The part of an RNA shown here (small-subunit ribosomal RNA, 3' major domain) has 470 nucleotides and comes from an uncultured bacterium. Model confidence (mean pLDDT): 80 of 100. The RNAcentral record of the full RNA draws on ENA and SILVA.
[in-house]
Context: one part of a larger RNA
């Protein structure tokens, strides 16, 4: 000087408390450990690994295993040389890669025949092999915590200190006052984006108050741009005004005005550093290693195994519910090898036609809710695992190993021990919708809107953190 203390003081955070809903019990989905295996490729491991890399493993992917091939050549680049006159369809064999070969066309040649998109040479090779404890870059975390430093001056023999301490205040090293310090930098805040109010401009594909037309109905048509909306530029909030407290900074008021009030709500933004934290398998790169193989091509298998253990989820155990019928209301997005209205067939997944839309125009397209009926507390009209049969779709191909539909089957489960997690408002809870990836495959991820709570006395205690002091 730091770090630490079951030392002290002050302060904060869904840290506790007050509440609401979960996990831990069941079945299934998914990840991990373990075990198994020819292989179950590799990485990630307290918080900060475990629906993580993977935003999508049938083949491919794919790195793993088995088998069959290739060896400056198979996958690739550059240069040179040769050839530039010249590509299609089969057959045999094979699991395929490939190998062999035929026909037609074309080129050369009188013809037989040869060639037909590559070959040769040179230089580069290639490696998802090792080392993240040789590295770059990027990332997690403490933590959006309020800290971390510097110049000059001053103090100290010096390491260092001061400033950055003290009082008040703040979300904040945010300010004010005081002060051997005076200033400054990186952080904080502000500047950026979205939402909430409003003005101007603009009026189609959006809108419909007034006028007219029109229908079974409908902004459907003429018309209009008021309103809604769209999207560009502005306004607006600053403790600005009032009362109280205070030297000030500031605090406070079911004060005013205002759409919004004291950081208005959300996002982006992550200081100096910590963990030799993570990544050599995204990429790059030093060193080491392999070079007829640790490279590369192909077929099949595996990554999907299953006594078990853990994490994260989905569905439930029902009546605030299940089932049947009827009636409404979104936002944000996507769409051409695409989204598809509408019609027909099918119980259905879907199929066959057909139309609009590169889209404020067409389309994907709501569910909880509400109304009526039924069930009457039961392992049930709860629950849907598992299994049998029949199908649909994608795709060269659904056996290993896809999703979906219909019929039948109808398991566990009656609210979950110790313990543990999230959340303070349009939040939790609950309900559906969209997107990326993607031929197909979503209970995951990233977004979107609908309905919409309870509680916070307080800081003694648990956890983490900040400042001062010992």
């Nucleotide at each position: 000087u730091g770090a630490c203390g079951g030392g002290g003081g002050c302060c904060c955070g869904c840290a506790c408390a007050a509440g609401c809903g979960g996990a831990g019990g069941a079945a299934c989905a998914u990840g991990u450990g373990g075990u198994u295996u020819a292989a179950u490729u590799c990485g990630a491991u307290g918080a900060u690994a475990c629906g993580c890399g993977a935003g999508g493993a049938a083949c491919c992917u794919u790195a793993c295993c088995c088998g069959g091939g290739c060896u400056c050549a198979a996958a690739c680049g550059u240069a040179g040389c040769a050839g530039g006159a010249a590509u299609a369809u089969g057959u045999a064999u094979g699991a395929a890669a490939g190998u062999a070969u035929a026909u037609a066309g074309c080129u050369a040649g009188u013809a037989a025949u040869a060639g037909u998109c590559u070959g040769c040479u040179a230089c580069g090779a290639g490696g998802u092999g090792c080392u993240g404890c040789a590295u770059g870059g990027u990332u997690g975390u403490c933590g959006u915590c309020a800290g971390c430093u510097c110049g000059u001056g001053c103090c100290g023999u010096g390491a260092g200190g001061u400033g950055u301490c003290g009082g008040c205040u703040u979300a904040a090293g945010u300010g004010c006052c005081a002060u051997a310090a005076c200033g400054a930098g990186c952080g904080c805040a502000a500047c950026c984006c979205c939402c909430a109010u409003u003005g101007a401009u603009a009026g189609u594909u959006g809108c419909c108050a007034u006028c007219g037309a029109g229908u079974g109905a409908a902004g459907u048509c003429g018309g209009g741009c008021a309103c809604u909306c769209u999207a560009u530029c502005g306004a607006g909030a600053c403790u600005g005004c009032c009362g109280g407290c205070g030297c000030a900074a500031g605090c406070u008021g079911c004060g005013a005005g205002g759409a919004a009030g004291g950081c208005g709500g959300g996002g982006a933004u992550g200081a100096c550093g910590u963990c030799a934290a993570a990544u050599c398998a995204g990429c790059a790169c030093g060193g080491c290693c392999c070079u007829u193989a640790c490279g590369u091509c192909c077929g099949g298998g595996g990554c999907g195994a299953c006594a078990c253990a853990c994490g994260u989820g989905u569905u439930a155990c029902a009546a605030u519910g299940g089932u049947g019928g009827g009636u409404a209301c979104a936002g944000a997005g996507g769409g051409a090898a695409g989204c598809u209205a509408c019609c027909u067939g099918g119980c259905g997944a879907c199929a066959g036609g057909a139309u609009g839309c590169a889209g404020a125009u067409c389309u994907c397209g709501a569910a909880a809710a509400c109304c009526c009926a039924u069930c009457c507390c039961a392992g049930u009209u709860c629950g849907g695992a598992c299994u049998g049969g029949a199908g649909u779709c994608u795709g060269c191909a659904a056996c290993c190993c896809g999703a979906c539909u219909c019929c039948a089957c109808g398991a566990a489960g009656u609210u979950g021990g110790a313990u543990u997690c999230g959340c303070u408002a349009g939040u939790a809870a609950u309900c559906g919708c969209g997107g990326a990836u993607c031929a197909g495959c979503a209970u995951g991820c990233c977004g979107c809107g609908g309905u919409g709570a309870a509680u916070a006395c307080g800081u003694u205690c648990c956890c983490g953190g900040g400042c001062c002091u010992u």